[in-house]
Predicted 3D model of an 87-nucleotide RNA (transfer RNA) from Deltaproteobacteria bacterium HGW-Deltaproteobacteria-8. Rfam family: tRNA.

RNA sequence: GCCGGGGUGGCGAAGCUGGUAAACGCGGCGGACUUAAAAUCCGCUACCGGGAACGGUUCGCGGGUUCAAGUCCCGCCCCCGGCACCA
Numbered sequence: 001g002c003c004g005g006g007g008u009g010g011c012g013a014a015g016c017u018g019g020u021a022a023a024c025g026c027g028g029c030g031g032a033c034u035u036a037a038a039a040u041c042c043g044c045u046a047c048c049g050g051g052a053a054c055g056g057u058u059c060g061c062g063g064g065u066u067c068a069a070g071u072c073c074c075g076c077c078c079c080c081g082g083c084a085c086c087a
Stems, first nucleotide, its partner, number of pairs: 001083007010026003019067001027045006046057004060076005
């Protein structure tokens, strides 16, 4: 350089033919049970603001298409694999 796969919360990840992003698990926090703890069970858990209700924002970065984009198109960055080059 060429080809293929990938980048989403603290972590692993899901998201169907473009139609509520973060399901599910881990971890964390709070609670129940217990003399106490472990185990188990229940609730919460992307980020920002807020006491809450609720509001706003986010899928590597920047554009585009569309009523609507994690998903399609263009450029760029990074990671993994293969191929080529290696004077």